[in-house]
Molecule: c-di-GMP-I-GGC riboswitch aptamer
Organism: Planctomycetota bacterium
RNA sequence: CCCGACAAAGCUAAACCCGUCGCGAGGCGGGGGCGGAAAGCCAUGGGCCUCUCCCUUAAACCAAGAGGCCGCCAGGCUACCGAAA
Numbered sequence: 001c002c003c004g005a006c007a008a009a010g011c012u013a014a015a016c017c018c019g020u021c022g023c024g025a026g027g028c029g030g031g032g033g034c035g036g037a038a039a040g041c042c043a044u045g046g047g048c049c050u051c052u053c054c055c056u057u058a059a060a061c062c063a064a065g066a067g068g069c070c071g072c073c074a075g076g077c078u079a080c081c082g083a084a085a
Stems, first nucleotide, its partner, number of pairs: 003082002011036002016031006034071001040077003044074003047069006
């Protein structure tokens, strides 16, 4: 380096509930703890989601625009500990 112990010390925090911000997806804080060895960071590619717009008799899809999610999959960057192989 790789790898990942029923190791040690720590970290994080799903659903759900409360508060708050946002049209919304969702963010933040508190409780909670399903999980996680990158569940740390970056929306770069794909994906999913929201709003607007276009189209339409109407709605939806597609396209376009603006956003959200890294605890969906890749990619990039960085990192604690150290048994075995």